[in-house]
Context: one part of a larger RNA
Molecule: small-subunit ribosomal RNA, 5' domain
Organism: uncultured prokaryote
RNA sequence: AACGAACGCUGGCGGCGUGCCUAACACAUGCAAGUCGAACGGAAUGAGGGGGCUUGCUCCUUCAUUUAGUGGCGCACGGGUGAGUAACACGUGGAUAAUCUACCUGAUGAUCAGGGAUAACACUUCGAAAGGGGUGCUAAUACCCGAUAAGCCUACAGUCACUUCGGAGACAGUAGGAAAAGGUGGGGACCUUGGAAGCUUCCGUCAUCGGAUGAGUUCGCGGCCCAUUAGCUAGUUGGCGGGGUAAAGGCCUACCAAGCCUACGAUCUUUAGCUGGUCUGAGAGGAUGAUCAGCCACACUGGAACUGAGACACGGUCCAGACUCCUACGGGAGGCAGCAGUGGGGAAUUUUGCGCAAUGGGCGAAAGCCUGACGCAGCAACGCCGCGUGAGUGAUGAAGGUUUUCGGAUCGUAAAGCUCUGUCGGUGGGGAAGAAACUACUAUGGAUUAAUACUCGACGGUACUGACGGUACCCACAAAGGAAGCACCGGCUAACUCCGUGCCAGCAGCCGCGGUAAUACGGAGGGUGCAAGCGUUGUUC
Numbered sequence: 001a002a003c004g005a006a007c008g009c010u011g012g013c014g015g016c017g018u019g020c021c022u023a024a025c026a027c028a029u030g031c032a033a034g035u036c037g038a039a040c041g042g043a044a045u046g047a048g049g050g051g052g053c054u055u056g057c058u059c060c061u062u063c064a065u066u067u068a069g070u071g072g073c074g075c076a077c078g079g080g081u082g083a084g085u086a087a088c089a090c091g092u093g094g095a096u097a098a099u100c101u102a103c104c105u106g107a108u109g110a111u112c113a114g115g116g117a118u119a120a121c122a123c124u125u126c127g128a129a130a131g132g133g134g135u136g137c138u139a140a141u142a143c144c145c146g147a148u149a150a151g152c153c154u155a156c157a158g159u160c161a162c163u164u165c166g167g168a169g170a171c172a173g174u175a176g177g178a179a180a181a182g183g184u185g186g187g188g189a190c191c192u193u194g195g196a197a198g199c200u201u202c203c204g205u206c207a208u209c210g211g212a213u214g215a216g217u218u219c220g221c222g223g224c225c226c227a228u229u230a231g232c233u234a235g236u237u238g239g240c241g242g243g244g245u246a247a248a249g250g251c252c253u254a255c256c257a258a259g260c261c262u263a264c265g266a267u268c269u270u271u272a273g274c275u276g277g278u279c280u281g282a283g284a285g286g287a288u289g290a291u292c293a294g295c296c297a298c299a300c301u302g303g304a305a306c307u308g309a310g311a312c313a314c315g316g317u318c319c320a321g322a323c324u325c326c327u328a329c330g331g332g333a334g335g336c337a338g339c340a341g342u343g344g345g346g347a348a349u350u351u352u353g354c355g356c357a358a359u360g361g362g363c364g365a366a367a368g369c370c371u372g373a374c375g376c377a378g379c380a381a382c383g384c385c386g387c388g389u390g391a392g393u394g395a396u397g398a399a400g401g402u403u404u405u406c407g408g409a410u411c412g413u414a415a416a417g418c419u420c421u422g423u424c425g426g427u428g429g430g431g432a433a434g435a436a437a438c439u440a441c442u443a444u445g446g447a448u449u450a451a452u453a454c455u456c457g458a459c460g461g462u463a464c465u466g467a468c469g470g471u472a473c474c475c476a477c478a479a480a481g482g483a484a485g486c487a488c489c490g491g492c493u494a495a496c497u498c499c500g501u502g503c504c505a506g507c508a509g510c511c512g513c514g515g516u517a518a519u520a521c522g523g524a525g526g527g528u529g530c531a532a533g534c535g536u537u538g539u540u541c
Base pairs, nucleotide, nucleotide: 001540002539003538005537006536007535008534009533012387013386014385015384016383017382018380019379020345025343026342027341029340030339031338034073035072036071039070040069042067043066044065045064046063047062048061049060050059051058052057053056080298081297082296090222091221092220093219094218095217096216099215100214104211105210106209107208108207109206110205111204112146114144115143121136122135123134124133125132126131152177153176154175155174156173158171159170160169162167182203183202185200186199190195191194231261233259236258237257238256239255241253242252243251273295274294275293276292277288278287279286280285300321301320302319303318304317323334324333325332326331351377353376354375355374359373360371361370362369363368390420391419392418393417400411401410402409403408424482426477427476428475429474430473434468439463440462441461442460444458446456447455485530486529487528488527489526490511491510492509496525497524498523499522500521506513507512
């Protein structure tokens, strides 16, 4: 000097930060990932129209709202923790001619013709429950078959550039192979006032080549301790054939060879997430890795795969284990190292708060919905910074305390008194910025189109939206009123006397004080230093 600190005494306000360092111990309760009806068939509710009649029921149809299910996208992000890991985990610089990349974006070409199911639902059935089973019905952008193929993939041979000479690059050729899905709005030949063909807008779908972003793999170098750890290794090191992966490779496998690493520290052991940074220091260094940011690893413990562009997946699945809970004893359910919160451990670390208004994310054409991310508020002097606790005047140097050589000295302009001010706090008024978009309506002029529909975008106008919060800030009012402590005073080290005690009681960071006048113990007066803090302890330089 510093701190994610703790403890003791004390404590007025505000701003900005920070807050389980220990048990990766166990967790009650609530919330933390959904969304789309403009993909689909139903169902429920309400309203309108029509029919039947038994006049309050039923059937058909239209519209609106809601949604359990099928389907799509998301759930691999965001959030947490640091157990493991001494490793290509991280940092830095390369390689990928050895690779993938949903959504986004540029471009090109397509979106044809068919089929069979199934959930929901109805009936039934097993079970205490969790959850199933059977029969029947139905739809799709779900699933399947076929067609087509500009480009693509595989095989073959050719040309060219580059080259690590191995070649998987580029170009054109031959043969074989692989795709798709529709929906909203408009308008309506034709039929039946509402639909449907062909048309059109927007959103989708398929294939391919690029871009962007993200990711995988790989190599050089760098950063802990122990030699009281000296040898280690059989898929081990290399080759060939095969398999596997998006992808090189003992990654896996059969065979062959006997190699590979190592005092420039292998192997074993201990410790540890790494970094940007942070603290300290004149620097070189040393220590450290909370908050914020990047990467990694993990998700009760161990193992495994499925789905998917992406996981071997915190709030998914399966198996095993420990633990907890329910049970009708047959069987089931669970995973806070998400946000709050509880117990426990500990010297020690907060509210079971408000809101999606902003920023960001997911879904959606949009409205919007979801979001314990985030924005805010609450608690804590835990830290840093700022402000206040009054200002001026006032000598009978009051009273009182302490001390005294009894003259005085000192607290001390300190107080009282007089004159002011009004920061903070209090009361009463006024009162923001953070909000602009999206969207709706509307004016103008464009694009698209057969179209003056619809739709889209441009520039304007109006409307709508604030958790914080009646907050910040401003004004007024009253009143010096409500707001100072802590440590120290022998030397180091700024600051001295009196009383008590008498090697006792005690102090102490070091030297050391205390045995009858102790500036060192305890108290008092006075003083010194910091100040809403001051000291002590711990740790680092």